Overview: RNAcentral holds the sequence, with entries from ENA. This is a predicted structure of a 72-nucleotide RNA (transfer RNA) from Candidatus Meridianibacter frigidus. Rfam family: tRNA. Rfam links the family to the GO term triplet codon-amino acid adaptor activity. The family's RNA type in Rfam is transfer RNA. The coordinates come from a structure-prediction model, not an experiment, and the mean pLDDT is 82. The organism belongs to Candidatus Meridianibacter, within Bacteria.

[in-house]
């Protein structure tokens, strides 16, 4: 240089129009004599930018930027 895939919470993923979820991770507090499990709760996101289409966009379209791959 052409061609794919991915990009959503600190990590790892779900959610294919209709006000975003789950598991560990972190905070509180229960239960213990203490700790570890365990168990209830709470925080934690302008969905990788811009712009398009639509009443409405994480979700569709284009361009751009990163990261992984496969051609040459």
């Nucleotide at each position: 240089g052409c061609c794919g895939g991915c990009g959503u919470a600190g990590c790892u993923c779900a959610g294919u129009g209709g006000u975003a979820g789950a598991g560990c991770a972190g905070g509180a507090c229960u239960u213990u004599u203490g700790u570890a499990a365990a168990g209830u709760u709470c925080a934690g996101g302008c969905c990788g930018u811009c712009a398009g289409u639509u009443c409405g966009a994480u979700c569709c379209u284009g361009a751009c930027c990163g990261c992984c791959g496969g051609c040459u």